[in-house]
RNA sequence: GGAGUCGGCCGGGCAGUCGCUGCCGCGCAUCCGCGCGGGGGAGGAAAGUCCGGGCUCCGAAGGGUAAGGCGCCAGGUAAUGCCUGGGGGGCGCGAGCCUACGGAAAGUGCCACAGAAAAUAUACCGCCUCGCCUCUUCGCCGGGGCGCGGUAAGGGUGAAAAGGUGUCGGUAAGAGCGCACCGCGCCGGUGGCAACACCGGUGGCAGGGUAAACCCCGCCUGGAGCAAGGCCAAAUAGGGGAACGAGCGGCUUCGGUCGCGAUGUGUGGCCCGCACAGUUCCCGGGUAGGCCGCUGGAGGCGCGCGGUGACGCGCGUCCUAGAGGAAUGACUGCCCUCGACAGAACCCGGCUUAUAGGCCGGCUCCCCCC
Numbered sequence: 001g002g003a004g005u006c007g008g009c010c011g012g013g014c015a016g017u018c019g020c021u022g023c024c025g026c027g028c029a030u031c032c033g034c035g036c037g038g039g040g041g042a043g044g045a046a047a048g049u050c051c052g053g054g055c056u057c058c059g060a061a062g063g064g065u066a067a068g069g070c071g072c073c074a075g076g077u078a079a080u081g082c083c084u085g086g087g088g089g090g091c092g093c094g095a096g097c098c099u100a101c102g103g104a105a106a107g108u109g110c111c112a113c114a115g116a117a118a119a120u121a122u123a124c125c126g127c128c129u130c131g132c133c134u135c136u137u138c139g140c141c142g143g144g145g146c147g148c149g150g151u152a153a154g155g156g157u158g159a160a161a162a163g164g165u166g167u168c169g170g171u172a173a174g175a176g177c178g179c180a181c182c183g184c185g186c187c188g189g190u191g192g193c194a195a196c197a198c199c200g201g202u203g204g205c206a207g208g209g210u211a212a213a214c215c216c217c218g219c220c221u222g223g224a225g226c227a228a229g230g231c232c233a234a235a236u237a238g239g240g241g242a243a244c245g246a247g248c249g250g251c252u253u254c255g256g257u258c259g260c261g262a263u264g265u266g267u268g269g270c271c272c273g274c275a276c277a278g279u280u281c282c283c284g285g286g287u288a289g290g291c292c293g294c295u296g297g298a299g300g301c302g303c304g305c306g307g308u309g310a311c312g313c314g315c316g317u318c319c320u321a322g323a324g325g326a327a328u329g330a331c332u333g334c335c336c337u338c339g340a341c342a343g344a345a346c347c348c349g350g351c352u353u354a355u356a357g358g359c360c361g362g363c364u365c366c367c368c369c370c
Base pairs, nucleotide, nucleotide: 001366002365003364004363005362006361007360008359009358010357012335013334014333015332016331017330018329020041021040023038024037025036026035027034028033043341047352048351050350051349052348053347054346055225056224057223058222062272063271064270065269067221068220069219070218071217072086073085074084075083076082087101088099089098090097091096102216103215107214108213109210110209111208124155125154126151127150128149130147131146132145133144134143135142163182164181165180166179168178169177183205184203185202186201187200188199189198190197191196229292230291231290232289239283240282241281242280243279244278247260248259249258250257251256263277264276265275266274299318300317301316302315303314304313305312306311
């Protein structure tokens, strides 16, 4: 100097004038409200509505089943499908990046085409022993063809073909057939909380892949949702119709009570349990107003301590939007990176997606010079 990789930050600013809106204070006002002053007023994603919660409600919200989610290990967190660290596998020269990563010896399914054959495997080309025929030859050797048998090492097909390699041995020719190393199974030891890694022994060794196919195993999950829910005020027609539904027995002071059975309802389906006594459908009428929920939090910031880290603990400090058809706008001047993606609607923690331009830092590789 170039190329890369990981992490963090900003995301127009300053001043003036007019305008919008919450809160607080003061004053005026019968009400509606008005005036003055002070402080505040959209995001890193507010987006997607994909997850997890807080909160609210549901006559047990209990047990099971089904369904759904997750899937290496250990931590973090209120919790998660998230985050952090580690392990295995893959990619990259490397810094780093990716990972839908439990189980194929519980079972079922699938592996197109090609190929002999894709699993209780198979023999296309080939190799070999034996038998027969034929050519050549004095004969042997040799060439060609057919058949029984042996073979799966060589070749071909394919993503994948009875573990891989061997300039080893062996065989009629071959083959884990034997041997050495690697791989795989089993056993033991060491290190580690663990996933796992390493070492030793043993066995010739169950043919592979696929579970992001069904399935098996382990863990987690009640439902609905701020249009949740609560309060106040007002108004109407405590309207009309239909269906289902409850019985049996004992006692009784005749009020009721007990037992059995049974119909419905109860915030996903089904079963059990529990509670209640009604449940369901149709037609018609009134109300849609105001207030709360609505912003002080699993909160922000600073410092210290602990931890590899996510994060935790302690101390201090701060209050940073609450609209309700939806508040931030317009103009002027200067600066400048010349402005992208883009606007809260109960709140928070994540993930994902979009993003003009700019700044800072760590690490890796290549080239050159000293």
The prediction has a mean pLDDT of 75. Bacterial RNase P class A from a Sedimenticolaceae bacterium, 370 nucleotides, folded computationally. It is recorded under the gene name rnpB. It matches the Rfam family "Bacterial RNase P class A". By type it is a ribozyme. The sequence is in RNAcentral, with records from ENA. Taxonomically the source falls in Sedimenticolaceae (Bacteria, Pseudomonadati, Pseudomonadota, Gammaproteobacteria).